[in-house]
Molecule: RNase P RNA; transfer RNA
Organism: Longimicrobiales bacterium
RNA sequence: CGUGCACGAGUGAGAGCCGCCGUUGGGCCUUCGGGUGCCGAUGGAGGAAAGUCCGAGCUUCAGAAAGCAGGGUGCCGGGUAACGCCCGGGCACCGGUCGGCUUCGGCCGAUGGGUGACGGAAAGUGCCGCAGAGAGCAGACCGCCGAUGGCUCCCUCGGGAGCACAGGCAAGGGUGAAAGGGUGCGGUAAGAGCGCACCGGGGUCUCGGUAACGAGAUUCGCAUGGCAAACCCCACCUGAAGCAAGGCCACGUAGAGGACGAGGAGUCGCUUGCUCCGCUUGAGUCCCGGGUGGGCCGCAUGAGGCCGUCAGCGAUGGCGGUCCCAGAUAAAUGGCUCUCCCCCACCUCGGUGGGGACAGAACUCGGCUUAUUCCGUGUGCGGUCG
RNA sequence: GGGCCCGUAGCUCAGUUGGUUAGAGCAUCCGACUCAUAAUCGGCAGGUCGAAGGUUCAAGUCCUUCCGGGCCCA
Numbered sequence: 001c002g003u004g005c006a007c008g009a010g011u012g013a014g015a016g017c018c019g020c021c022g023u024u025g026g027g028c029c030u031u032c033g034g035g036u037g038c039c040g041a042u043g044g045a046g047g048a049a050a051g052u053c054c055g056a057g058c059u060u061c062a063g064a065a066a067g068c069a070g071g072g073u074g075c076c077g078g079g080u081a082a083c084g085c086c087c088g089g090g091c092a093c094c095g096g097u098c099g100g101c102u103u104c105g106g107c108c109g110a111u112g113g114g115u116g117a118c119g120g121a122a123a124g125u126g127c128c129g130c131a132g133a134g135a136g137c138a139g140a141c142c143g144c145c146g147a148u149g150g151c152u153c154c155c156u157c158g159g160g161a162g163c164a165c166a167g168g169c170a171a172g173g174g175u176g177a178a179a180g181g182g183u184g185c186g187g188u189a190a191g192a193g194c195g196c197a198c199c200g201g202g203g204u205c206u207c208g209g210u211a212a213c214g215a216g217a218u219u220c221g222c223a224u225g226g227c228a229a230a231c232c233c234c235a236c237c238u239g240a241a242g243c244a245a246g247g248c249c250a251c252g253u254a255g256a257g258g259a260c261g262a263g264g265a266g267u268c269g270c271u272u273g274c275u276c277c278g279c280u281u282g283a284g285u286c287c288c289g290g291g292u293g294g295g296c297c298g299c300a301u302g303a304g305g306c307c308g309u310c311a312g313c314g315a316u317g318g319c320g321g322u323c324c325c326a327g328a329u330a331a332a333u334g335g336c337u338c339u340c341c342c343c344c345a346c347c348u349c350g351g352u353g354g355g356g357a358c359a360g361a362a363c364u365c366g367g368c369u370u371a372u373u374c375c376g377u378g379u380g381c382g383g384u385c386g
Numbered sequence: 387g388g389g390c391c392c393g394u395a396g397c398u399c400a401g402u403u404g405g406u407u408a409g410a411g412c413a414u415c416c417g418a419c420u421c422a423u424a425a426u427c428g429g430c431a432g433g434u435c436g437a438a439g440g441u442u443c444a445a446g447u448c449c450u451u452c453c454g455g456g457c458c459c460a
Stems, first nucleotide, its partner, number of pairs: 001382008012340007020044007027036003046358001050369002053367005058242004063277001066275003070238005075089005090118001091116004096111006119233002124231002126227003141173002143169003148166002150163005181199006200222001201220008246297004255288001257287004268282001269279002304323008341356007387459007396412004405443001415429004436452005
């Protein structure tokens, strides 16, 4: 200097003019419901408003009751209204730095950073193609061996040499993503946890910790590979639909079509898949067709913002003070001029021209994910110069 | 605004419980037949399975996040 990632902040500041959408005080009009920018005051997009991926508030389904199915989550503890989110811790993995050892391949320890859909493979089922001798009751192609049996030869009749037929082995080669612990020494005919040391692993006990887990002791030669983002098992959560929910008023109209339908046993309806409760002085329900598509509420005081303080490692919570801060319905939040700010290009060197992202509320919150110029901080990689 | 579905060759579709190099028909191209064209016959080519990341030995298929397209509602 360039670039990747993470985090922070996010069309910079001021003045003037012309507009747009709300709220509110007057004026004017009024059918007393309200209407009207005529005058003033005041507010007017975001960190993601986006994707609709999760979780809620709120509303309707009589109740939101029970069970199964279905769906979701998954180390431990905490936070929260709740969550698949956040914080802290554990464990595993990957880089950096430092130190030690080394057979120079690496190994161990400390420190700081990043990543992790991280329950169970010793409940069961299933899969592991091709290659390969063997892929899940492991196995023998090349290879190694000649202890044992066999065959041939020699012989001083004790034995010796050879072959590799039976057989033994799993060290080495080879296949593969993966070949039933690893390294070394001993051992052996050759080998092998066969024996031993160290490392790894399983069981038991003790100690520390709320727990995940860790440390130590002891024991077992090692006994069970991978996949659960395969079925499944375990624990926990989960009724469905969504503001075009839903309520009220007004306008308008056609039930004139089709299906199934009881008199409390049965059928139908009351919620989506099912079952079971249950519901009502029960009689309609569904499909199809027609009409209207205007107004009001829901609708912005809320798990709200800011400041201070206390508790906590932190997420967060308690207390006190203060503020009211968009509400449209084809959809407002804008445009122009001047001065200063940052970047780029050009030249007459202080002027000209261009640029300043991603994107825009629509019932409302808490998260996640994705997009994003310039600037700032941290970190990784690459290049150049000294 | 809210809900749901789909994406494989130029077009229309297959692709099973993850497994050898993803197939079929039509179209395009080449050759044969014909005086020539069509039809017919034979042959070739053409795919980053919408994109990226992950799980796995292995992904069109399983999972996550984006991109594009379509349908429905009072």